Context: one part of a larger RNA
RNA sequence: UUGGGCGUAAAGGGCGCGUAGGCGGCCACUUAUGUCAGAUGUGAAAUCCCGGGGCUUAACCCCGGAAGUGCAUUUGAAACUGAGUGGCUUGAGUAUGGGAGAGGGAAGUGGAAUUCCUGGUGUAGAGGUGAAAUUCGUAGAUAUCAGGAGGAACACCGGUGGCGAAGGCGACUUCCUGGACCAAUACUGACGCUGAGGCGCGAAGGCGUGGGGAGCAAACAGGAUUAGAUACCCUGGUAGUCCACGCAGUAAACGGUGAACACUAGGUGUAGCGGGUAUUGACCCCUGCUGUGCCGCAGUUAACGCAUUAAGUGUUCCGCCUGGGGAGUACGACCGCAAGGUUAAAACUC
Repeated sequence: UUGGGCGUAAAGGGCGCGUAGGCGGCCACUUAUGUCAGAUGUGAAAUCCCGGGGCUUAACCCCGGAAGUGCAUUUGAAACUGAGUGGCUUGAGUAUGGGAGAGGGAAGUGGAAUUCCUGGUGUAGAGGUGAAAUUCGUAGAUAUCAGGAGGAACACCGGUGGCGAAGGCGACUUCCUGGACCAAUACUGACGCUGAGGCGCGAAGGCGUGGGGAGCAAACAGGAUUAGAUACCCUGGUAGUCCACGCAGUAAACGGUGAACACUAGGUGUAGCGGGUAUUGACCCCUGCUGUGCCGCAGUUAACGCAUUAAGUGUUCCGCCUGGGGAGUACGACCGCAAGGUUAAAACUC
């Protein structure tokens, strides 16, 4: 390479937008790019295959034929593909009317709690643990009441509930703003899918500058435990956690399951929006679409399991895998302030 694969054995890119490319709905006509058929030319000889022949046979040699999958020219075919023209509406989109939502950004506001400060009451303990001690406290702590300061997070509602492409998003109000869903019509007329590069977003931790700092808390200090204890437990405590701007670009970035489309039994919850029946109305009941769970048939799977939200049956496009270790390392290159990231081997060894 061929082939086979990627939930858990090696293997789905963290996620999106999108360039090139690849692939692409229905009808009619034209063309003849691919495609198919015929003819002609060429396709050296030897070799290979077939039929004969010559050395006593064979190897070997000679003669004839076939083959030579290819290329060029030419004559045709028109189903499919391509190209051109015209049309269509089911894919895709736009308009209208609705309701849902922790979707995003900015500004403002609120209450509970912790801590600290001030003042009052009050007196000897408090705190902490398996037990203690370090620690705090007669310079008045802990407890309790009142007032104030400041930062961070938003109990209940809260729900295999919702929203978002993923990361993620949870007090309230206002402003700006993205997307999805439902209903009924109208319009555009294939405008689509995927997507190498590229660009953007991207938890926590980390870095730079400037703020902020209540609680928590790497490092660090002390007290315990222990044979030791550079830990687990306790008392403290600095970066950090928070904000603004910039960088970094990684995660068990997980559904360990790429995206899109079509098809293939059901049952039962739940969220949003409808339709029907019924009703004074709201429930109840039947039913449609979209999302999100559970159970389960066929099928599939090595098994576990998956099962209309597929890991089933198919199509298109991308990414990735090829024994373990060495190693996601070295070297080189690119990026970064650095930490490091991305790309990515080999010797050797089992």